[in-house]
């Protein structure tokens, strides 16, 4: 840093979408280990059980226990006894005194700290940086001075009594650092009234003075704790004020204790903070009020910054504690774990009452995509209380639990090629997977076991913890997975699948060969995590400070005045608000960033430094703004002299022309249209003439002229009256620009009220058109359209260009004015202003284009734009009478919607040009019968392909079996055909039986080859059996292809290299003027070459000439025939075939630009590519063929292969195509009777003769051909005949008889004779060839092919009309234009309906 997406391709606007990073997440897949964070983002829903605030007996009375004392009582063991006792060890029980512990209660200190939470709060609620002279402060600290002497209570406690409880009453004792007066008063407080210093002001300080008023509490272990008053200071509150702090005007006014004074009142204090009285103010577009969202910062994510977005965990500060209200106590609360009342829930209850508040720590229910332990210690750091010892502490410290995150570290290292197996792919050779694996040696980070063991703690005390961390042994052993792979964006194959599953962030992918689906194999990222979703920032300069834009992409207000903002000319001083610079204090700590250090590192911690771009304060500057003071005159104004106008407004006239009225004149039509009709007219109409009436607009002049702020303004005059331009410099002196709201104007149509109404002319009414025609043309015609007054407020109100100033080449025009020169003057030059027009440069622009009348360069100020559609819609608000108009959304949908240009293609645009494209012409098709080929329809099958031209007598140059591929029946299954092994046997050939046949059995009197041989054999080649690899496929796909072909079209055209214009597609060249058949050549040009195409070169015809002479010829000679080149001879003529000539706009003349080239002419066998053919540029049709041949993939293999009989391709109510015969006299029908060319021929063409009426047959000369045959050409000629008929035309169809090929002619050849004797009498819309040896008519030949032609291909007889032209139809070619087309008008698209 940027990329993908609009296009046939481009530049640009301009939106969607990606890649960056973050996260108090989440959800999928997998998951070895450590450290350090870090975990209810929603239901401040509701909460069970624990425990989260107590401590002090050194402040008091009491009471419990337990020691030792006194004292009574009581128990008795041992020993002694005189048996009576003694002694009394031990056990209880009471009491004195004193000590010890614990404690309920009164008291004191704390419970207002700490903890937890974001509901409210849009606020002095936070930040920030000031004020308090307007205040408070419990415990600490300093300092001063004190502490005498009394008094009455009450809790507990004992009785009692209520009561389920919770609790509570009554009557009785009692203490105190608990309560209460008196006394003191150094100082303190209030009142007076004086003084002195001081301060921005109320005011504040000190001094002397006089009256008043309030103090203490003990204990003690004798060290000490404590207590009272006053100052002061730390501490921590508490008020004020300045800026800063979200959206939304579709929220525009709000406010009554509201604003201010006065005088109380309250407070810790100052205030409407309360009250009483008075004024009537206060806030607000600099945005009040209202209504929605929100705790606020310090940071923290993201960005280069600037900025945006957040406000979790640490920290600061606010507010809350079940919801709302309230105090009370205290130094501090209106108090989380106090109180009081209320409202809601939850519990207990004996129904009468009572108790509760996890948004504390654990934890549970629920909500939710979602979020941990009812854990261990006060060892550490902290708070409470106490003197202490200690106590209490869910603060806190640690510990569980979650890959929630960040950081680290593992899951081997090294060596190893037979490049192993497997897998995957494959052109089958290989390649990859991959040195990976295996194999081998080593290490031991974690890991298991085991030993040993801290700091944290100054003496003791360790929850954490036998933790960190050390050693030791063991063993490669227990440790990888997620996502992706078309482009973007790193990474590709194969199969499945077949618009189906399904992917997809965006563009798309998927319809049988998917690199995009889904699986495997590779690969690429990344890792204990890796994707996806959700969110923010980035990229986005796509809200544009910084760092965009408005002619056409979205955007300039219709146009102006003007309030308020904003911005504002030259000199001079002054001041110091912005402004610049210094210095001070803050700007908390943590975060960032640099540096150093501490944990094995690093995440983390930690110590310094820098930075916090802030705000305050104070000193200096004085350029710049800025205030002020003085000036000036160039900005603007005024004045005076000229000037040009459809400026504006009110009145007045004026002609021309419509229509109508009245009268003459005059007669059948007017009148309209493409054409008509409706309407008018004999009741006199249009047409003309003269009168007269009414209304509305002003021809010519007239003009990219002219005036106006826009809208706009046009006969002529007159009043009134706005503005501009040239001059001149007399006055003012900056008095300007611009302008949110505002206000006033504002075409046309509407609209309200009242005139007017000729002509025009919505609605409507009739007539045409039209498939229809609620239009476009016609007749008519109401509203309006004029005129007055009021509304209306909008237009493509466009120059689609806001308004104002200053600068930046020019040419030429044209208005109005001025100068200066010229002349007698009037043109003419030159020049300056100001208006309005064209080109045209620099410079802008995406490009069209704009360019002194900017869309250039610069300053000011306004208005508006931020993807397309929804939509200038809706709801609100505001204006209107109403039409409506103005402000103006959202859901929800698309990738894209758009400018300007560049190629094509297109047009019922244009302009040149050509074509048998039309016209002129001839003959046709389309009626008819038959032939033929297709569609339909039938069939078991009617095989298949070909569908506009460019399929239809086409593949098919020839379907009775075969072809044959289709159907039914019968059969084979390594095959009918090929290679490859094996084994056998020569191969072969004969006939037999069954069967339709294929085939199946069997026989066999034919045959035993060829090559080498060492004589054993091998071998090649062909048969026969076997088994598999394979063979076969006229099965699919012509949209997977090669090849081949048809079209446009033999049209003139298609391109390229360099160089030049253009950001760029792309232009130029190839366009223009000429000319051609032609992009042919010429001449001009930013073009200059060049290549496929054109034309030439090839064949073939047309003419001559060499040269050759058979089988062709035959003039001269000579033989010869009934005739004949029959023969001898000839090389001369035709003719064969070779070579070569010839023609080239070469000559002449005429035009033309001196050109090319053209017309005309000579001479030529031919004349201006002489005729004809072959030969088809880049490319179009996904054009045809997978059925000629190749060929990718699919698909079948006892079958979609192969055989074989038979049927079918030949079918028949129709439908078209293509041809043959006709229809007749330019004929038919019969006799005689001439003249081609160009071809075939050995399984072949067949000649003389004969035989048949013929068809053909018997025969077989010649002949593999310039020899022989096919052969006869017909038409045409020259007689006869028919005599306009369905006919002596026509010849279909049918019957009968034959002939031919062929195993076979029923299904289904073809020919021939005799009969038979349909349709048709020149064809409707419409349509086809043809421009000269053509067309049209006549006859011949060949290919296929046993047969079997009206088709095809060729060959030559006879042998024609007609083109004025190019408007018109079809195709084509160039140029230019338009365009929302690009699958390209057989597009694109709109509605409606489903």
């Nucleotide at each position: 840093a940027g990329a993908g997406u609009u296009u046939g391709a481009u530049c640009c606007u301009g939106g969607c979408u990606c890649a960056g990073g973050a996260u108090g997440a989440a959800c999928g897949c997998u998951g070895g280990c450590g450290g350090c964070g870090u975990g209810c983002u929603u239901a401040a829903c509701a909460c069970a059980u624990g425990c989260a605030a107590g401590u002090c007996g050194a402040a008091c009375g009491g009471g419990a226990a337990u020691u030792a004392c006194u004292u009574u009582a009581u128990u008795g063991a041992a020993a002694c006894u005189u048996c009576g006792g003694u002694c009394g060890a031990u056990u209880u029980a009471a009491u004195u005194u004193a000590a010890u512990u614990c404690u309920a209660g009164u008291g004191g200190c704390g419970g207002a700290c700490g903890g937890g939470u974001g509901a409210g709060u849009a606020a002095c609620g936070c930040g920030u940086g000031g004020g308090u002279a307007a205040c408070c402060u419990g415990c600490c600290u300093u300092a001063u001075a004190c502490a005498g002497g009394g008094g009455g209570a009450u809790a507990a406690c004992a009785g009692u009594c209520a009561g389920a409880a919770a609790u509570g009453g009554c009557u009785g004792c009692u203490a105190a650092u608990a309560c209460c007066g008196c006394a003191u008063a150094a100082g303190c407080g209030c009142a007076c009234a004086g003084a002195g210093c001081u301060g921005c002001a109320u005011g504040g300080c000190u001094c002397a003075g006089u009256g008043u008023g309030a103090a203490a509490a003990a204990c003690u272990c004798c060290g000490g704790u404590g207590g009272u008053a006053u100052a002061a200071g730390a501490u921590g509150g508490a008020c004020c004020c300045g800026c800063g702090u979200u959206g939304g005007a579709u929220u525009a006014g709000c406010u009554u204790g509201u604003u201010g004074g006065u005088g109380g009142g309250g407070u810790a204090a100052c205030g409407g903070c309360c009250c009483a009285c008075c004024a009537a103010g206060g806030c607000g577009a600099c945005g009040a009020u209202c209504c929605a969202u929100a705790g606020c910062c310090g940071g923290c994510c993201u960005g280069a910054g600037a900025g945006g977005g957040u406000g979790a965990a640490c920290g600061g500060c606010c507010a809350c504690a079940u919801u709302g209200g309230g105090a009370c106590u205290g130094a501090g609360a209106c108090a989380c774990g106090g109180c009081c009342c209320a409202g809601a829930c939850u519990c207990c209850u004996a129904c009468g009452g009572a108790a509760g508040g996890c948004a504390g720590c654990a934890g549970u229910g629920g909500g939710g995509a979602a979020u941990a332990u009812u854990g261990c210690a006060c060892a550490a750091u902290g708070g409470g209380g106490g003197a202490a010892a200690c106590c209490c502490u869910g603060a806190u410290g640690c510990a569980g639990c979650g890959a929630c995150g960040c950081c680290g570290c593992g899951u081997g290292g090294a060596g190893g090629a037979a490049g192993a197996a497997g897998g995957u792919c494959u052109u089958c050779g290989g390649a990859u997977u991959g040195u990976a694996a295996a194999c081998u040696c080593c290490u031991g980070u974690u890991g298991u076991u085991g030993a040993g063991g801290a700091a944290g703690a100054u003496a003791a005390u360790g929850a954490c913890g036998g933790u960190a961390c050390u050693c030791a042994a063991c063993a490669a052993g227990g440790a990888a997975g997620u996502g992706a792979c078309g482009g973007c964006u790193a990474a590709c194959u194969a199969c499945g699948u077949g618009c189906c599953a399904g992917c997809a962030g965006c563009c798309g992918c998927g319809g049988u060969a998917a690199a995009a689906c889904g699986u495997a194999g590779g690969u690429c990222a990344c890792a204990a995590g890796c994707g996806u979703u959700g969110u923010c920032c980035g990229g986005a300069a796509u809200u544009a400070c910084u760092g965009g834009g408005u002619g056409u992409a979205a955007a300039g207000g219709g146009a102006g005045c003007g309030c308020a903002g904003g911005c504002g000319g030259g000199a001079a001083g002054a001041c110091a608000a912005g402004u610049u610079g210094g210095a001070a204090g803050u700007g908390a700590a943590a975060u960032c960033u640099a540096u150093g250090g501490g944990c094995u590192c690093a995440a983390c911690c930690c110590a310094u430094a820098a930075a916090c771009u802030g705000c305050u304060u104070u000193c200096a500057a004085a350029a710049c703004u800025g205030u002020u003071u003085u000036u000036c005159u160039u900005g603007a104004g005024u004045a005076g002299u000229g000037c040009a106008g459809a400026g504006g407004u009110a009145g007045g006239c004026g002609g021309a022309a419509u229509u109508c009225c009245c009268g003459g004149u005059g007669u059948a039509g007017c009148g309209g249209u493409g054409g008509a009709a409706u309407g008018c007219g004999u009741a006199g109409a249009u047409a003309u003439c003269g009168g007269g009436a009414g209304g509305a607009a002003c021809a010519c002049c007239a003009g990219u002229g002219g005036c106006g702020a826009a809208g706009g303004c046009g006969a002529c005059u007159u009043g009134c009256u706005g503005g501009g331009c040239c001059g001149u410099a007399a006055c003012u002196g900056a008095c300007g620009c611009u302008g949110a709201g505002g206000c006033g104007c504002g075409a046309a149509a509407g609209c309200g009220u009242g005139g007017g109404g000729a002509g025009c002319g919505a609605a409507c009414a009739g007539g045409a058109u039209u498939a229809g025609a609620u239009a476009c043309c016609c007749u008519g015609g109401u509203a309006g359209u004029c005129c007055a007054c009021g509304c209306c407020g909008u237009a493509a109100a466009c120059g689609a260009u806001g308004a104002a100033u200053g600068c930046u080449a020019g040419g030429u025009g044209u208005a109005g004015g001025g100068g200066g020169u010229a002349u007698c003057g009037a043109c003419c030059c030159c020049u300056c202003c100001u208006g309005u027009g064209c080109c045209g440069g620099a410079g802008u622009a995406a490009a069209c284009a704009c360019a002194a009348u900017a869309a250039g360069c610069a300053u000011u100020c306004c208005g508006c734009c931020u993807g397309g559609g929804g939509a200038g819609u809706a709801c609100g608000g505001c204006c209107g009478c109403a039409a409506g108009g103005u402000u103006g959304a959202a859901a929800c949908u698309c990738a894209a919607a758009g400018g300007a240009a560049u190629u094509g293609a297109c047009g019922g645009g244009g302009g040149c040009c050509c074509g048998c494209a039309c016209a002129a012409g001839c003959a046709g098709c389309g009626g008819a019968g038959c032939a033929u080929g297709u569609g339909g329809u039938u069939u078991a099958a009617u095989u298949c392909g070909a569908c506009g031209c460019a399929a239809c007598g086409c593949g098919a140059a020839g379907a009775a079996c075969c072809u044959u591929a289709c159907c039914a029946g019968g059969u084979c299954u390594u095959g009918a055909c090929a290679u490859c092994c094996u084994g056998c046997u020569a191969a072969c050939g004969a006939g037999g039986u069954a069967g339709a046949g294929a085939u199946a059995c069997g026989u066999u009197a034919g045959g035993u080859g060829c090559c080498c041989u060492u004589c054993g054999g091998g071998g090649a080649g062909a048969g026969c059996a076997g088994a598999g690899a394979c063979a076969g496929g006229u099965g699919g796909u012509g949209c997977a292809u090669g090849g081949u072909u048809g079209u446009c079209g033999u049209c003139a055209g298609c391109u390229c290299g360099u160089g030049u214009c253009g950001u760029g597609a792309g232009a130029u060249g190839u366009u223009g003027g000429g000319u051609u058949a032609a992009g042919u050549c010429c001449c001009g040009c930013a073009a200059c070459g060049a290549g496929c195409g054109c034309a030439a070169c090839c064949c073939u015809u047309a003419u001559g000439a060499a040269u050759a002479g058979u089988u062709a010829c035959u003039a001269a000679c000579g033989c010869g025939u009934a005739a004949a080149g029959g023969c001898g001879a000839g090389g001369a003529c035709u003719c064969u075939a070779u070579u070569g000539a010839g023609a080239c706009u070469g000559c002449c003349g005429g035009g033309g630009a001196c050109a090319a080239c053209u017309c005309g002419g000579a001479g030529g066998a031919a004349g201006g590519u002489g005729g004809g053919g072959a030969c088809g540029a880049c490319g179009u049709c996904a054009a045809a063929u997978c059925a000629u041949c190749a060929u990718g993939c699919c698909c079948c293999u006892u079958a979609u292969g192969a055989c074989c009989u038979g049927g079918g391709c030949u079918a028949c109510a129709c439908a078209c195509g293509u041809g043959c015969u006709a229809c007749a006299a330019u004929g038919g029908c019969g006799a005689c009777c001439a003249c081609a060319a160009a071809g075939g021929g050995a399984a072949g063409c067949g000649a003389a003769u004969u035989c048949g009426u013929a068809a053909g047959g018997a025969a077989g000369a010649g002949c593999g051909a310039a020899u022989c045959c096919c052969a006869a050409a017909a038409a045409a000629g020259u007689c006869g005949u028919c005599c306009c008929a369905g006919u002596u035309c026509g010849g279909a169809u049918u019957g009968u008889g034959g002939g031919c090929u062929g195993c076979a002619a029923c299904c289904c050849g073809c020919c021939c004779a005799c009969a038979u004797g349909a349709a048709g009498u020149u064809g409707g819309a419409g349509u086809u060839g043809c421009u000269a040896g053509u067309a049209a008519u006549c006859g011949c030949g060949a290919a296929u092919c046993a047969g079997c032609a009206u088709g095809u291909c060729g060959c030559g007889g006879u042998g024609a009309a007609u083109a004025c032209g190019u408007u018109c139809c079809c195709g084509g070619g160039c140029c230019u234009u338009g365009c929302a087309c690009a699958c390209a008008c057989c597009g694109c698209c709109c509605g409606u309906c489903a």
Small-subunit ribosomal RNA from an uncultured bacterium, 1394 nucleotides, folded computationally. The prediction has a mean pLDDT of 85. It matches the Rfam family "Bacterial small subunit ribosomal RNA". The sequence is in RNAcentral, with records from ENA and Greengenes.